This is a predicted structure of a 65-nucleotide RNA (transfer RNA) from a Pseudomonadota bacterium. Taxonomically the source falls in Pseudomonadota (Bacteria, Pseudomonadati).
This record gives sequence, C1' cells and structure tokens, in this order.
RNA sequence: GGAUAGCUCAGUUGGUAGAGCAGUCGACUCAUAAUCGAUGGGCCGCGGGUUCGAUUCCCGCUCCA
Repeated sequence: GGAUAGCUCAGUUGGUAGAGCAGUCGACUCAUAAUCGAUGGGCCGCGGGUUCGAUUCCCGCUCCA
C1' cells in the first nucleotide's frame, strides 16, 4: 500500500454497490467463431467502536506485496 461478483478492477465531502471479461438465454449463420440484445451473480477479509445510518471514519486481528 492492498483485501469489493468466477477473474481484473472502479466506487470522496457516510445514505443499504457498478464496469469489463467470463457464465446463462436469445438473435444472426448450413454450422462454429465473431457481432448484437437480454439476464443471474457480491449484504464489501474477520471482530468491535462512533453515528439515525459505515465498503467509506476509528481500534484490533488475519492474509498478500
């Protein structure tokens, strides 16, 4: 410094989270790929604290560099 979807990552004055790829379904095609459309999926490393409210602020711990 980092830990957020299967993977790679976004997410600033705190208001219950998105993108790309991948997956599934469909269109197109003789067929596959490509392309296009639709769609499922994460309570944000773990435990506490502050707050009406925490992925976000504070403390401890675990793991990675």
It matches the Rfam family "tRNA". The family's RNA type in Rfam is transfer RNA. RNAcentral holds the sequence, with entries from ENA.